[in-house]
RNA sequence: GUUCCAUCCAGAGCGGCCCAGAGACCUGGCUCGACGACGCCGCAGCAACCCCCCGGGGUGCUACCGCCAGGACCGAUGGAGA
Numbered sequence: 001g002u003u004c005c006a007u008c009c010a011g012a013g014c015g016g017c018c019c020a021g022a023g024a025c026c027u028g029g030c031u032c033g034a035c036g037a038c039g040c041c042g043c044a045g046c047a048a049c050c051c052c053c054c055g056g057g058g059u060g061c062u063a064c065c066g067c068c069a070g071g072a073c074c075g076a077u078g079g080a081g082a
Base pairs, nucleotide, nucleotide: 002081003080004079005078006077007076008075013043014042015041016040017039021032022031023030025071026070027069028068029067044062045061046060048059049058050057051056052055066074
């Protein structure tokens, strides 16, 4: 990378660094952002799947329903198979 299965209206934030955009893509809206967003790192937490020696480990997640509506070879995460 590909195939299959499950989930995506619940839940869970602080600090440091960085610098201008960000909320996956297209159109339209809405929102976050120099009171520093997004991203990276550390720590903390949440919750689902998997593993085992049952107490831990691996992955994931911690603004807004995957931000909303429409669209498309839609996307993301976990597990399994070849």
The prediction has a mean pLDDT of 82. SAM riboswitch aptamer (S box leader) from Actinomyces sp., 82 nucleotides, folded computationally. The sequence is in RNAcentral, with records from Ribocentre. It matches the Rfam family "SAM riboswitch aptamer (S box leader)". About the family: The SAM riboswitch is found upstream of a number of genes which code for proteins involved in methionine or cysteine biosynthesis in Gram-positive bacteria.